């Protein structure tokens, strides 16, 4: 210098013309104002909101899982701890990171043996028809603490030193945890197997849900009701009754609400390591459609790209991605 990977910033600006959606003023014509994103995406978590459900207790099921803080809440974020990886230091990245000493289960192949009062295939030793031995070999992803010295017939935490682990005590820390002393010597791995412990969890979702009115058929209540039916039925009375009127009800479809002023944005100050929280009696209003708007053309900025487009709202996570720049890493080329 070039290329690639990872992470981050960024995701056009100004002017003119023709259009589209919403709001305001207007009788109208017109005029003024607003009009996609960092992910609007995947719909993977968490909440608001709405309707339905719901005595109490226990259990089942599902999810989460180091500690502290933040938050409306979270599986998110911040800080800390521990482990692993990279890096000379400083530092950076990653994390299904509670419990394997409650119980059950599994540990392929190989191997004598895969967790039991372990185990004798080769091997070592002895007082050798029998005994002792886990040091060495070999197998395996893993072989019953590791290394060394002593010890012994040969061996062995059998003894000792250091290290790892466990337990007790003390100190530091809110805690996770860390440091030191002492002790007996040691209990394999897997909970991303069941399980145990702690905590959390009612269901459905804006096609939620609500208001208004309405077609056809049908329903309910009340009233009328023939030259009608039934009761021996002409009169009278009772009862039914096609049909008519009024009201209720239901809600196809349509219109409206929900709908965007909100865990909102900006500035300054204060608290906090940070995530974030609070204050101003500060300033601002910033898409809201319903077949669904935000587009096209031209000029300038040396030049305007890629992924992609709101549909109830919000907080996250994840994924996609352009030009240029920054940081780290890897590779290549050239020169010293």
């Nucleotide at each position: 210098c070039c290329u690639g990977c990872u992470g981050g910033u960024u995701g056009g600006g100004g002017g003119g013309g023709c259009g589209c959606c919403c709001c305001g003023u207007u009788c109208a014509c017109a005029c003024g104002g607003g009009g996609a994103g960092g992910a609007a995406a995947g719909u993977c978590c968490g909440g608001g909101c709405u309707c339905c459900g719901c005595a109490g207790g226990a259990g089942a099921c599902u999810g989460u899982g180091c500690c502290a803080g933040g938050u409306a809440a979270c599986g998110c974020c911040u800080g800390g701890g521990c482990g692993c990886c990279c890096g000379u230091u400083c530092g950076g990245g990653c994390g299904a990171c509670g419990g394997a000493a409650a119980g059950u289960g599994c540990c392929a192949c190989a191997g004598a043996a895969a967790c039991g009062c372990a185990g004798a295939c080769c091997g070592c030793c002895c007082u050798c028809u029998g005994g002792g031995c886990a040091a060495g070999g070999g197998u395996g992803a893993a072989a019953c603490g590791g290394u060394g010295c002593g010890g012994u017939a040969a061996g062995a935490g059998c003894g000792c030193a250091c290290c790892a682990g466990c337990g007790u005590g003390c100190g530091c820390g809110c805690a996770a945890g860390c440091g030191c002393c002492c002790g007996g010597c040691u209990g394999g791995g897997c909970a991303a197997a069941c399980c145990c412990c702690a905590c959390a969890g009612g269901g459905a979702g804006c096609a939620a849900g609500g208001u208004c009115g309405u077609a056809u058929a049908g329903g309910g209540a009340g009233g009328g009701g023939a030259u009608g039916a039934c009761g021996c039925g002409c009169u009278c009375c009772g009862c039914c009754g096609a049909c008519c009127c009024u009201c209720c009800g239901g809600g196809u479809u349509g219109a409206c609400c929900g709908c965007u002023u909100g865990a909102g944005g900006c500035u300054u100050c204060g608290c906090g390591c940070a995530a974030g929280c609070g204050a101003a009696c500060g300033c601002c209003c910033c898409a809201g459609a319903g077949a669904g708007a935000u587009g096209c053309c031209c000029c300038c900025c040396a030049c305007a790209a890629a992924c992609a487009g709101a549909a109830c709202c919000c907080g996250g996570c994840u994924u996609a991605c352009u030009c240029a720049c920054c940081a780290g890493c890897a590779g290549g080329c050239a020169a010293g």